[in-house]
Predicted 3D model of a 73-nucleotide RNA (transfer RNA) from a Candidatus Parcubacteria bacterium.
Its Rfam family is "tRNA". Rfam classes the family as a transfer RNA.
NCBI's taxonomy places the organism under Bacteria, Bacteria candidate phyla, Candidatus Parcubacteria.
RNA sequence: GCCGCCUUAGCUCAGUUGGUAGAGCAACGCUUUUGUAAAGCGAAGGUCGUCAGUUCGAUUCUGACAGGCGGCU
Numbered sequence: 001g002c003c004g005c006c007u008u009a010g011c012u013c014a015g016u017u018g019g020u021a022g023a024g025c026a027a028c029g030c031u032u033u034u035g036u037a038a039a040g041c042g043a044a045g046g047u048c049g050u051c052a053g054u055u056c057g058a059u060u061c062u063g064a065c066a067g068g069c070g071g072c073u
Base pairs, nucleotide, nucleotide: 001072002071003070004069005068006067007066010025011024012023013022019056028042029041030040031039049065050064051063052062053061
């Protein structure tokens, strides 16, 4: 320098043919216990990497950029 893949909650990851996003774990609250753990229940937590484009509508499609991983030279 070229090519490919990835970027979604604090962490690990889902989310397919475009219709305003979920799970597990963690943390928090409650129940239970003399107390802790375990168990059960509940609530909260997201400008879907950034900027543009297409569209009535974009996590999803297109482009550029940034970061990470791999391959070739």